The RNA shown here (c-di-AMP riboswitch aptamer (ydaO/yuaA leader)) has 142 nucleotides and comes from Paenibacillus uliginis.
The RNAcentral record of the sequence draws on Ribocentre.

[in-house]
RNA sequence: UAGAUAGAUCAGCCGAAUUUCGUAACGAAAAUGGGGGAACCAUUUAAUUGGGGUGAAUUUCUUUGCUGUAUAGCAGGGAAUAGGGCGACCUGUGAUAUGCCCGAAUCCGUCAGCUAACCUCGUAGGCUGCAGCACAGGAACC
Numbered sequence: 001u002a003g004a005u006a007g008a009u010c011a012g013c014c015g016a017a018u019u020u021c022g023u024a025a026c027g028a029a030a031a032u033g034g035g036g037g038a039a040c041c042a043u044u045u046a047a048u049u050g051g052g053g054u055g056a057a058u059u060u061c062u063u064u065g066c067u068g069u070a071u072a073g074c075a076g077g078g079a080a081u082a083g084g085g086c087g088a089c090c091u092g093u094g095a096u097a098u099g100c101c102c103g104a105a106u107c108c109g110u111c112a113g114c115u116a117a118c119c120u121c122g123u124a125g126g127c128u129g130c131a132g133c134a135c136a137g138g139a140a141c142c
Stems, first nucleotide, its partner, number of pairs: 010129005018030005031123006041113001050111001051108004059080009083102004089138006096132001
């Protein structure tokens, strides 16, 4: 001097997953997200081919292995896909963009349509590191 790795601070992204107070173990409050739950409405036949919830995460094709008489089922790989996310003060619109990613996982336990009152649960986890453009409205600064 250069590069890599790790940590801290700060800033930011996905997500509901943040803030404040306290005796700081955790408890409480605010805020926010989810579930259950009348009438009315809907459903009008479902009922193991179980059903349902959170989530963007559904669906199709193909391939390998296992089970198997077959249909088929389960697990892994690949190609697509409904759908979802992405640019630094914030939001909206446009465009970049025929761009770059994700397209999982898990819970309830035979049971739940909507749903006022009411009841109840969560506030995790995982990443990034100088980080573009235009218009409009706001915020901050002054």
NCBI's taxonomy places the organism under Bacteria, Bacilli, Caryophanales, Paenibacillaceae, Paenibacillus. Model confidence (mean pLDDT): 76 of 100.